A computed fold for a 341-nucleotide part of an RNA from an uncultured bacterium, annotated as small-subunit ribosomal RNA, central domain. The coordinates come from a structure-prediction model, not an experiment, and the mean pLDDT is 89.
Context: one part of a larger RNA
This record gives sequence, C1' cells and structure tokens, in this order.
RNA sequence: UUGGGCGUAAAGAGUGAGCAGGCGGCACGGCAAGUCUGGAGUGAAAGCGUGGGGCUCAACCCCAUACAGCUUUGGAAACUACCGAGCUAGAGUAUGUCAGAGGUAAACGGAACUCCAUGUGUAGCGGUGAAAUGCGUAGAUAUAUGGAAGAACACCGGUGGCGAAGGCGGUUUACCAGGGCAAUACUGACGCUCAGUCACGAAAGCGUGGGGAGCAAAUAGGAUUAGAUACCCUAGUAGUCCACGCCGUAAACGAUGAUGGCUAACUAUGGUCGCGAGGCCGUGGUGAAGCAAACGCAUUAAGCCAUCCGCCUGGGGAGUACGGUCGCAAGACUGAAACUU
Repeated sequence: UUGGGCGUAAAGAGUGAGCAGGCGGCACGGCAAGUCUGGAGUGAAAGCGUGGGGCUCAACCCCAUACAGCUUUGGAAACUACCGAGCUAGAGUAUGUCAGAGGUAAACGGAACUCCAUGUGUAGCGGUGAAAUGCGUAGAUAUAUGGAAGAACACCGGUGGCGAAGGCGGUUUACCAGGGCAAUACUGACGCUCAGUCACGAAAGCGUGGGGAGCAAAUAGGAUUAGAUACCCUAGUAGUCCACGCCGUAAACGAUGAUGGCUAACUAUGGUCGCGAGGCCGUGGUGAAGCAAACGCAUUAAGCCAUCCGCCUGGGGAGUACGGUCGCAAGACUGAAACUU
C1' cells in the first nucleotide's frame, strides 16, 4: 500500500490457451445510469474551518457563515455506459504461392566405437607430466574378411532456418499444425490483456516392462600429495536409449511480460513479391534524437505514449519453520516470526 520502480542494484510468472474482470476503432440517432448544473430537505448543540466582534493581548468567550455526503426535484448532452441502425483502417475468413532441424508415427542408410568368429602375425599393447594399476605367449595390440548389437547422425551448417516456450539436425513416406508474401473478394469491432483454471514444459530423478554399443554419478584399484574421500589413469554400476505413467524444476536468460501507436539513417543476411527502382515479414551489426547511475539501449528500445497482467519495498534469519495443497518418493507450490544487524 501512497509514491517510486522491475536488462546488470530488490523486482517480468518457464511458456501458451483462456472464463470472470479491466480496457477498447470511425460515424449517426436515441436515452439520461455515470458526469455537469439549478432548487428543496437533511446535515442537533458544542467543537473544527472562514469572516467579524468582546475581555489591555492571548488562552477564553460571543455573532455570522460554510463544506462534503445522503434524499428529492428541474435541466444540459460533449465524454463514458446502454439501446437502435451503419462503416472498414483493427481482427478474421476465402483464393494463389512459398520457405522451414515445427510436431507425431513408421520404414530405411552409411561412417565410427565395441563385441563375436576365422585368417595373417609376434611381443608387446595401453596409459601419463612421469608412471602404475590394467590387457597380452591360454597369442593381445596391429591387419584382413564375415557377423551381431546399441546409440548418435560427419561434410552441407551459416553471425542461417522453424517453434509460444522447453526445444528441433541422416534419408524417405504418411498424418497434423503454425507462418510469410501477392492480388482481390467476403464478415463487420468479432479486438487487447488476463486473477483463478487448463495444457505444454531441458536435464536429473521416480514407477512398471524392455534394451544396453559407447559414455559414465556411485564404487574399486593405480598415481599425485603432508593428507587427496579430488583433479590424472585403469576398470565400472545406476543412468543415458525405448514404451507407458509420474515429477514440474533451471543462469527455463535477451537475467528485458503481452498488445497497439509514434520517433534519423547505414549495412549484412533468410523468406516473399516485383523486369527494375523497390515493397512487406524475419534475423544480426553500426549508429540519430531520446533514455540511462554507469555499462549500455536505440523502428527487434532499455526512447515517447496507451491498455491489461505479474512482481519489488534493507541484509541475515530463510525460500527456513508451521499450516495447507500436490507428489509413490525425492520434493514442489504457498510462505512467516522471534532474534540479529
């Protein structure tokens, strides 16, 4: 609780859909709820406020007067609301066309690693700063052929593209979704935001069942060291992968909520339209005005405005305790105080 703020000082919810609510384009007519205005009633006295007066002043006292609010009645019609009837600049639909690692499912491909079998071949291999553990004469490493399995998709690849965010990268097919551009036609404010709510949501983790090549928490061993529960090395289990179901967090970051309007330019790049000049949409760089504590931001704003939501209010205690809700659990969400400084 106002004010002032939220890129980095405290502060933008991880993201979207969206009910209630708030806000809402141009023009006409009506109404008179809000609004403005006149009258009446009420507004006890005292007190307060204002003007004036009385005690030499003041305190104190006296006189006059006033406000808001509420009730009622008359009027005004610009704005808001409401009602009626319109418009097309917002929003949407249709048509054409295009780009894309957008999503889901299935099938397929090659390189590499590992393992298995067989051949050749012999004493080493591996690893490090140096070593050792380890592997190897029961034939390893190397090499050749064949086979198996799992995971990830080199080059293209980009300061590139797509998606609301998380995120998405071999190829093909099927299905689903979003977006840009162009020219018209149509609907006629159908819009923006959004407490609660619902959905999505990396990694890790959890449940059940599969799978398991490589990597690798834990663990074991070898080193290093004063020690070394580490960094380095050799092994290695969960896990990483798949299906289904949970979890709901993150430096979920642009540390920057969404939407709309306005405010110099230059340059690079993706898409599209155009013969072209160039236009529109996106992604970057440099910079005007302006902003900013500075750093910096600057038509993709952190500039100038409007609407709506979320959030902040010294540090610690503490994202803790308690209670509640959710979860199988881990825990998540909500979220203090004493005390201290």